[in-house]
RNA sequence: GCACGUGUAGCUCAAUGGUAGAGCUUUCGCCUUAUACGCGACAGGUUCCUGGUUCGAGUCCAGGCACGUGCA
Numbered sequence: 001g002c003a004c005g006u007g008u009a010g011c012u013c014a015a016u017g018g019u020a021g022a023g024c025u026u027u028c029g030c031c032u033u034a035u036a037c038g039c040g041a042c043a044g045g046u047u048c049c050u051g052g053u054u055c056g057a058g059u060c061c062a063g064g065c066a067c068g069u070g071c072a
Stems, first nucleotide, its partner, number of pairs: 001071007010024004018055001027041004048064005
């Protein structure tokens, strides 16, 4: 330099163009003499950035940024 892929909660990941969720973690409660395990609940999101299409975009399109893989 070229091609391809990824970017969503603190972490790992979902989400046919139609209210953004799950597990783990944190916090609180129950349980226990206590801790752990277990059970329940709450909280936590500018979906990388800027535009476009659309009644409606995490999703489709364009450009950019970061990271990864391959080739040179």